[in-house]
RNA sequence: AAAAAGUUAGCUCAGAGGAAGAGCAUCUGUUGACGCCCAGAAGGUCACGGGUUCAAGUCCUGUACUUUUUA
Numbered sequence: 001a002a003a004a005a006g007u008u009a010g011c012u013c014a015g016a017g018g019a020a021g022a023g024c025a026u027c028u029g030u031u032g033a034c035g036c037c038c039a040g041a042a043g044g045u046c047a048c049g050g051g052u053u054c055a056a057g058u059c060c061u062g063u064a065c066u067u068u069u070u071a
Stems, first nucleotide, its partner, number of pairs: 001070007010024004018054001026041004047063005
């Protein structure tokens, strides 16, 4: 310098246009106490901007960052 992939909860990741979920972690209950199990709760401007659409995490486009490959 070129190409490809990725960016969604604290972490690891789903989500193929009708509007956000799981596991782990955290908190509360449960226990005489600790741990496990069980029950429940909280936690998201879906990297940032623009466009298409009745409707966008999802489609198009630009920017930023990360990883990989080639030179």
Molecule: transfer RNA
Organism: Chryseobacterium gambrini